[in-house]
Annotation
Predicted 3D model of a 355-nucleotide part of an RNA (small-subunit ribosomal RNA, central domain) from an uncultured Bradyrhizobiaceae bacterium. RNAcentral holds the full RNA, with entries from ENA and Greengenes.

Context: one part of a larger RNA
RNA sequence: UUGGGCGUAAAGCGUACCGAUAGGUGGUUUGGUUAGUCUUGGGUGAAAUCCCGAAGCUCAACUUCGGGUUUGCUUAAGAUACUGCCAGACUAGAGGGGCAAAGAGGAGAUUGGAACGAACGGUGUAGUAGUGAAAUGCGUUGAUAUCGUUCGGAACACCGAAAGCGAAGGCAGAUCUCUGGGUGCCUCCUGACACUGCUAGGACGAAAGCGUGGGUAGCGAAUGGGAUUAGAUACCCCAGUAGUCCACGCUGUAAACGAUGAAUACUAGGCAUGCGCGAGUAUCGACCCUCGUGCGAGCCGUAGCUAACGCGUUAAGUAUUCCGCCUGGGGAGUACGGUCGCAAGACUAAAACUC
Numbered sequence: 001u002u003g004g005g006c007g008u009a010a011a012g013c014g015u016a017c018c019g020a021u022a023g024g025u026g027g028u029u030u031g032g033u034u035a036g037u038c039u040u041g042g043g044u045g046a047a048a049u050c051c052c053g054a055a056g057c058u059c060a061a062c063u064u065c066g067g068g069u070u071u072g073c074u075u076a077a078g079a080u081a082c083u084g085c086c087a088g089a090c091u092a093g094a095g096g097g098g099c100a101a102a103g104a105g106g107a108g109a110u111u112g113g114a115a116c117g118a119a120c121g122g123u124g125u126a127g128u129a130g131u132g133a134a135a136u137g138c139g140u141u142g143a144u145a146u147c148g149u150u151c152g153g154a155a156c157a158c159c160g161a162a163a164g165c166g167a168a169g170g171c172a173g174a175u176c177u178c179u180g181g182g183u184g185c186c187u188c189c190u191g192a193c194a195c196u197g198c199u200a201g202g203a204c205g206a207a208a209g210c211g212u213g214g215g216u217a218g219c220g221a222a223u224g225g226g227a228u229u230a231g232a233u234a235c236c237c238c239a240g241u242a243g244u245c246c247a248c249g250c251u252g253u254a255a256a257c258g259a260u261g262a263a264u265a266c267u268a269g270g271c272a273u274g275c276g277c278g279a280g281u282a283u284c285g286a287c288c289c290u291c292g293u294g295c296g297a298g299c300c301g302u303a304g305c306u307a308a309c310g311c312g313u314u315a316a317g318u319a320u321u322c323c324g325c326c327u328g329g330g331g332a333g334u335a336c337g338g339u340c341g342c343a344a345g346a347c348u349a350a351a352a353c354u355c
Stems, first nucleotide, its partner, number of pairs: 003327004007309002012323001014204002017202002023196003027090007035083002037079008050068007093193001094190003097186004105179007112156001116152008127138002164171002209250006218244002223239004261322006269300003273296008304311002328355003337348004
């Protein structure tokens, strides 16, 4: 390579958001074409070699004869189901329109209460804090406790859920403004406009980290002190800087996980749940309830799959299309080179050697 694989054994890019693009694949139907495809015939495909059969040297090797192979190229005639191409039609895919409900989807601004800390003032007096036990610490310059006023930063109890939204990261007090996406119903419009998607380009991307400026209540790497201990560069305690917060810029990684790429179709059910729609019951009219149906998000489970665990209409089942990735352990996600970065480092990515 072929083959086989990728939830947990090696293996799904963090997302697939943007427009565009190479490529691959592509709904129903009519006509044309005959490029692919198929059938038949011709030419060519040197000989030796190779394979099969036979013959000749006593056999074999060897030699000779016949046939095949030579998977190909070319040409003519024919076939027209499928694929392609050209022209036309359609509406089940896709997109648009109208109506409707839901949502911590995003950005900005304003604002609220609890808690916490500080300052000041009142009451009040000797402890408080902390631990397995202590000590460091705080406190007669009046702490802890308690009441009041003011200031400050960060996070939003209850609602709250196995809930909801988002491409992923992620998103939660309240209100306002701007704004993205999906869903249901109508079946009104367009008429295959679709799916996937490398390189290259742009975008987003937790936490930590970096740069400049601000902010700093609590927490808290580093650091100091107290303990513990043989030691204790720790676990425990008292403090505490960076950081955590904001603005702008960078970094571009995570067990970025469902450890499960995207899309389409098909294949038992049951239970509870979020948002719609329809019918029934009920009602003055509704809600609730029952049944049906669409989209989501869960649990259990049939067939089937799986090494097992488990998965099971949200598939890891049955199929198709496209992409990414894997190929014994270590060396190593390292070296070298290149690209990017302020740096930290990131991305790409070996070999010797060794078991």
The prediction has a mean pLDDT of 83. It matches the Rfam family "Bacterial small subunit ribosomal RNA".